[in-house]
RNA sequence: AGAGUUUGAUCCUGGCUCAGAUUGAACGCUGGCGGCAGGCUUAACACAUGCAAGUCGAACGGUAACAGGAGAGUGCUUGCACUCUUGCUGACGAGUGGCGGACGGGUGAGUAAUGCUUGGGAAUCUGCCUAUAGAUGGGGGAUAACCAUUGGAAACGAUGGCUAAUACCGCGUAAUAUCGAGAGAUUAUAGAGUGCUUUUGUACUUGUCUAUAGAUGAGCCCAAGUGAGAUUAGCUAGUUGGUGAGGUAAAGGCUCACCAAGGCGACGAUCUCUAGCUGGUUUUAGAGAAUGACCAGCCACACUGGAACUGAGACACGGUCCAGACUUCUACGGAAGGCAGCAGUGGGGAAUAUUGGACAAUGGGGGCAACCCUGAUCCAGCCAUGCCGCGUGAAUGAAGAAGGCCUUCGGGUUGUAAAGUUCUUUCGGUAACGAGAAAGGUAAUUAUUGAAGGAUAGUUGCUUGAUGUUAGUUACAGAAGAAGCACCGGCUAACUCCGUGCCAGCAGCCGCGGUAAUACGGAGGGUGCGAGCGUUAAUCGGAAUUACUGGGCGUAAAGCGCACGCAGGCGGAUUGGUAAGUUAGAUGUGAAAGCCCCGAGCUUAACUUGGGAAUUGCAUUUAAAACUGCUGAUCUAGAGUCCUUUAGGGAAGAGUGGAAUUUCUCGUGUAGCAGUGAAAUGCGUAGAGAUGAGAAGGAACACCAAAGGCGAAGGCAGCUCUUUGGGAAGUGACUGACGCUCAUGUGCGAAAGCGUGGGGAGCAAACAGGAUUAGAUACCCUGGUAGUCCACGCCGUAAACGAUGUCUAUUAGGAGGUUGGAGCCUUGAGCUUUGACUUUCUAAGCUAACGCGAUAAAUAGACCGCCUGGGGAGUACGGCCGCAAGGCUAAAACUCAAAUGAAUUGACGGGGGCCCGCACAAGCGGUGGAGCAUGUGGUUUAAUUCGACGCAACGCGUAGAACCUUACCAAGACUUGACAUCCAGAGAAUUCUUUAGAGAUAGAGAAGUGCCUUCGGGAACUCUGAGACAGGUGCUGCAUGGCUGUCGUCAGCUCGUGUUGUGAAAUGUUGGGUUAAGUCUCGCAACGAGCGCAACCCCCAUCUUUAGUUGCUACAUUAAGUUGAGAACUCUAAAGAGACUGCCGGUGAUAAGCCGGAGGAAGGUGGGGAUGACGUCAAGUCAUCAUGGCCCUUAUGUCUUGGGCUACACACGUGCUACAAUGGCUUAUACAGAGGGUUGCAAGAUGGCGACAUUGAGCUAAUCCCUUAAAGUAAGUCUAAGUCCGGAUUGUAGUCUGCAACUCGACUACAUGAAGUCGGAAUCGCUAGUAAUCGCAAAUCAGAAUGUUGCGGUGAAUACGUUCCCGGGCCUUGUACACACCGCCCGUCAAACCAUGGGAGUGGUUUGUACCAGAAGUAGAUAGCUUAACCUUCGGGAGGGCGUUUACCACGGUAUGAAUCGCGACUGGGGUGAAGUCGUAACA
Repeated sequence: AGAGUUUGAUCCUGGCUCAGAUUGAACGCUGGCGGCAGGCUUAACACAUGCAAGUCGAACGGUAACAGGAGAGUGCUUGCACUCUUGCUGACGAGUGGCGGACGGGUGAGUAAUGCUUGGGAAUCUGCCUAUAGAUGGGGGAUAACCAUUGGAAACGAUGGCUAAUACCGCGUAAUAUCGAGAGAUUAUAGAGUGCUUUUGUACUUGUCUAUAGAUGAGCCCAAGUGAGAUUAGCUAGUUGGUGAGGUAAAGGCUCACCAAGGCGACGAUCUCUAGCUGGUUUUAGAGAAUGACCAGCCACACUGGAACUGAGACACGGUCCAGACUUCUACGGAAGGCAGCAGUGGGGAAUAUUGGACAAUGGGGGCAACCCUGAUCCAGCCAUGCCGCGUGAAUGAAGAAGGCCUUCGGGUUGUAAAGUUCUUUCGGUAACGAGAAAGGUAAUUAUUGAAGGAUAGUUGCUUGAUGUUAGUUACAGAAGAAGCACCGGCUAACUCCGUGCCAGCAGCCGCGGUAAUACGGAGGGUGCGAGCGUUAAUCGGAAUUACUGGGCGUAAAGCGCACGCAGGCGGAUUGGUAAGUUAGAUGUGAAAGCCCCGAGCUUAACUUGGGAAUUGCAUUUAAAACUGCUGAUCUAGAGUCCUUUAGGGAAGAGUGGAAUUUCUCGUGUAGCAGUGAAAUGCGUAGAGAUGAGAAGGAACACCAAAGGCGAAGGCAGCUCUUUGGGAAGUGACUGACGCUCAUGUGCGAAAGCGUGGGGAGCAAACAGGAUUAGAUACCCUGGUAGUCCACGCCGUAAACGAUGUCUAUUAGGAGGUUGGAGCCUUGAGCUUUGACUUUCUAAGCUAACGCGAUAAAUAGACCGCCUGGGGAGUACGGCCGCAAGGCUAAAACUCAAAUGAAUUGACGGGGGCCCGCACAAGCGGUGGAGCAUGUGGUUUAAUUCGACGCAACGCGUAGAACCUUACCAAGACUUGACAUCCAGAGAAUUCUUUAGAGAUAGAGAAGUGCCUUCGGGAACUCUGAGACAGGUGCUGCAUGGCUGUCGUCAGCUCGUGUUGUGAAAUGUUGGGUUAAGUCUCGCAACGAGCGCAACCCCCAUCUUUAGUUGCUACAUUAAGUUGAGAACUCUAAAGAGACUGCCGGUGAUAAGCCGGAGGAAGGUGGGGAUGACGUCAAGUCAUCAUGGCCCUUAUGUCUUGGGCUACACACGUGCUACAAUGGCUUAUACAGAGGGUUGCAAGAUGGCGACAUUGAGCUAAUCCCUUAAAGUAAGUCUAAGUCCGGAUUGUAGUCUGCAACUCGACUACAUGAAGUCGGAAUCGCUAGUAAUCGCAAAUCAGAAUGUUGCGGUGAAUACGUUCCCGGGCCUUGUACACACCGCCCGUCAAACCAUGGGAGUGGUUUGUACCAGAAGUAGAUAGCUUAACCUUCGGGAGGGCGUUUACCACGGUAUGAAUCGCGACUGGGGUGAAGUCGUAACA
């Protein structure tokens, strides 16, 4: 520091996710040791049990317990035991009294300010402590304990009596205290211990009291800071202030009486929700954000609520009273309790420890002290909860062992790893030794000091450790006791095999899994960390993704529809003052701890510790005066006023004009009009439409008219008048910053809509009818009401758009438009120049790009508004506005990993342009109807083997299924196999005969003994045996190679370098022409090149040369190219020539080319063929072949016989033959080409009606044969008919091939003689030697073509043309498509699930207002009862207590509101998803 993820790819925008650090954590797997820390985050839920606050006898009366002493007595051993008495002593239960229980410890419920933090302040108190100055005199009355009586279950009391004090109360004294101007007045106390004296005291120590000062602690006040919500906007009556009084330690409405009407609030009051605050902690570069465990400071609380008492301090965690809930005891009458102290229990929860030891240390309380108490604390126990350290061995060791895993079978890897050899012993184990934490205390003694008791310091003896079997050190034995967890598709370090087969599962995001998964599970290997490792949760980071540092708003989310304008923010020039902001210095403070730096101590580290720095802050103070502010004075450049002109659909009102539509009246006139793609509804013989005249009425203003004008926007248009707003120019004068922007607010604001009243010609939602359509609640047509118009009042929204807020300044130009001014002359439709407004192109710059570009989206400034992923949703709820419709404000749950912008390449379009093709058109002939042939589907079957399925499957694989083929079925057989290699044994191989069987096969017999040899044997072949293996037309063409089809013989497809662009990409390849062609040419940021095109190759057409048999024949000859002869011709087959827009004219741009012509056998590619670019279709083929993987192995292999592939209600494709006279039949007769032939073609002859048979010359082929070509021609006949057409079907008899024609061949003869009379919708081929028509041959093949492939004969018609259909090419355009239109995608409905709104109501919680009520307590009052201290005139009084009552007040209650949270029949929309239904709204 970044990365993944939207796309076919790109750049943005933008969200989601990851890598890091951290934690009081939890869970899973695993677990050796030690150190240091930490450990109920949930139920402030309830708590059994024990402990957590006591102490003082040096305050007191005392003596229940313990110990001792004394006295008396008894037993009697004469010093032991027992009993009694005695507070005499050590001590001490209970009690009085003092101090402490306000600290320490816990928790975070409440609290958004009575809190906390920082800094200030004045009107206060402060026990113990320190210092100073004093006092401590003299009296009194009670009371607990105790005793007696007594109530009660208990808790706890009641009455009577006795007694002490440092308990309580007067009196005296009293100031440097308090009050007061002063005089003066007022105000307190307590003793105890020790020693010495000796009964009188005295000294010391200590306590007590008064006063002052300090220290410490506490209370109060102020400022600033310290969460969220405005869908909480108004709150407040002791409320705000004053005067007076009360109250308090103290200021104060703290309380009360009176007076005034204030106080708070958009700088967020009030209300609601949430929350203890801070030092700090986590993270971060920082700024920030999150957090407030442990440690430390403050606050609050102590079962819930209220209250006071005591006290220096509390409204009190382990105190009191009351109320409430809960729990316990109870004799039912009453009592007791409060773990948010330490342990512990239940409960809750994902989750958090021992009912431990000790006061040895530190600290605290009490005490003179010893000492006692202390769950504070110090230690230990449990837990890998975290941080830190150590270990689980080290060296050597290659036969690279075995085993595992993989493998291309060669090997690789695990791996120096192990074993083996040598060595070490940390930690752990067993033993021994052993610091420090200890300072004190006590006894004796010494010194100093004091008059002394004593105090201080030293020495010596004794003594104090929970931890603790301490830390540490040493010895012993032995590698001995000690490694796991996660991950390995990318991000992200690390790869293979097996299993599984969209299953099981994984997943942080993208995404894996549908038979070859580096993504699931296992294994091997690897990577990372390591006594831990992963997961989950949470925070910060990355995230510049709330942007102060540090973002944006034309199109991505985002400029309010427009203006005015208060508050607010910002503000021109000069000068003086000031010092609030600002800057600098100083001082105080910013607790300690923590972080950071430098050191120190534990072996190191964590940890602990010393010093420093820092604490960015606040306050006080001093100085500066540039800038901002404030203030004084001045200025004119901003702004404004006056004057003179000026353009305009700017606004409002009033009037007025013509054209047109419609309607009405009258006339003329007759059959249609109107309307549409075509129609119909509609109007019309009751006279329409058309036409003429007249009238009525409403609305809108042609031409001018424009990128033109005006206005803030919405918007504004005939003409005239009136009133009125704003702008611009010019010249001078005046005011003197008067300005800009603007939350809330106010006004204006298209259309539609609403209200009231008018108006209503045309148009026209709704509605009706007619069409269209599968439907058509639409588009089209005929009608037609609101409305559109006017007046007044609402509404307040629009793609209210320049999708661009307003204002100011600065920054190159060019070309226009509208409207002012100035100058110049040559006076013009002139030139130059200066303003305002407006349109367009472009530089710099900006932008993601598109684009913007002086009218900025550039550069800066001021102010306002708005945005923060998509959906849910501009929706719900609430509030405000509105008559309503609705508007404004405006969420959440849930859900997705995208949604979006711009541009790019394709593809597509019922987009555009150009062009081509038998694509259409123009023609000719077919198919579709019939019969048959053949293929396919379907059905059937034991099997009807398999494949091919739009074009591009279907006379296709199959150039030929009776057996074979054959892959299918039935039955019968074989198992190293029908076939290959290797090993061993035997036999040569081979041939023939025969038996059984359907055959495969099995058995028997006979003949035969070969070749090479180093004599061992070997080669080929056959048989037997064992195993390696064979074999598979079994699966996967979606694992593949090869081959093939198709677009398409279409003209395209690309690359290098350069250039352009952030980039995908572009350019080149586009453009002007041209071509069959990306063919050529010109131009051009391109220049070149490659694969295609063309050409080179083959055949045909012309000629030449060469050659001359089997071919040819001008000559001779013959029956005959038969023979001689010839080499001219034809032909054959080799080599050449020829055609190139070469020539001429025109045209084109002087090009490329095109048009015409000449010559020529052939003319513009002469006609055919072969040749198929980059690629597309997961196109076809595992059944041609090859091949990965999987599967079968006495079978999915192999052999055999028979059957099937030939089935047959049916449907489709491709063909043949026909329907007839351009014909059929009969007779005669003419002319090909190209092929094939020895397992062959076969002449001729003979026989047969014929198929054919018999015989057989010739031919290994320009020689012989197949081989008669047919249509044609000539003649005859048939005469329009189901025929002399047509030939299916069937019968009989045959022929041929073949082991074999039943299933299932072809042919022949005779007989039979079906459908069919030219074929619906639709559809196919063909542009010239073509279509059509006619026959011939060949491959396959024993036989079996209407198929296929070739061959020649006869031989047309038509093409105006490119609008349309189909396909294709180029350019361009749009796109929400990219699996690419067979795309994408919307809404209702049905079913499922999820969250949510409304909802009659219902149940909780909080809270306001009004009222009732009133425990305990405090304060006041008190005609009741009562009362030790003081006073007294002895009667009483003062004062107090109890009771009663008043005020305040908790709980509680009633009524009525508000807020919020649940549940809720029913209901509304929303979201999600596997392949449901209906349509097709959007994207061309």